Molecule: transfer RNA
Organism: uncultured bacterium
RNA sequence: GCGCCCGUAGCUCAGUCGGUAGAGCAGCUCCCUUUUAAGGAGAUGGUCGUUGGUUCGAUUCCAACCGGGCGCA
Repeated sequence: GCGCCCGUAGCUCAGUCGGUAGAGCAGCUCCCUUUUAAGGAGAUGGUCGUUGGUUCGAUUCCAACCGGGCGCA
C1' cells in the first nucleotide's frame, strides 16, 4: 500500500430483508434475613465510532475518514 471482518449501555453481546434499540452481568433503591451471601421487585443508564449522501424516515443502504483484528505484498 491492497483486500476482508469488527466498532451498539460501565462489561459481554443481540437487533439484517429501512419505521424512533434490547438481554445478561455489574452498579443504584426497596423487600426478605439477626447480619452477610443467596433470592425477589423496581428504576436508571445509549449523539448505535465520526462526517457527509440517499430516503418522508437510517443502527440498518452508499462514500470517505478514525480505531481494532486477520491476510497478501